Predicted 3D model of a 124-nucleotide RNA (SAM riboswitch aptamer (S box leader)) from Dehalococcoides mccartyi. The coordinates come from a structure-prediction model, not an experiment, and the mean pLDDT is 84. The model forms 94% of the base pairs in the Rfam consensus. It was read from a public genome assembly, where an Rfam model found it. Taxonomically the source falls in Dehalococcoides (Bacteria, Bacillati, Chloroflexota, Dehalococcoidales).
RNA sequence: GAUUCAUCCAGAGCGGGGGAGGGCCCGGCCCUACGAACCCGCGGCAACCGGUCGCCCACGCCUGGGCGAACACGGUGCUAAGUCCGGCUCGACGUCGCACGGGUGACGCCGGGGAAGAUGAACG
Repeated sequence: GAUUCAUCCAGAGCGGGGGAGGGCCCGGCCCUACGAACCCGCGGCAACCGGUCGCCCACGCCUGGGCGAACACGGUGCUAAGUCCGGCUCGACGUCGCACGGGUGACGCCGGGGAAGAUGAACG
């Protein structure tokens, strides 16, 4: 970043600087002068990638690939609220309005899928 794939109901905060915003957007609802964003230090969470170990497959060799395991050693990430909730669509149920032969609309609520976003890996 115009792309591809995977994951997103778990988890984890103190101090210093800084001074009014922050939670992507919109609507809600929250956080914040008992100090927001951001920067620094120290801690912590977490197996996405590397590395490590085991098994298997391919190969003449170099090596490549698959599956699994353990691990914060290296590269990222994260450390209020489910990605804070919803937004588009489908279905069940409830309430209300309208219509009255097979319904329909609004709202609420629950569930499925999607969109968008975030992070990683790949690619450029």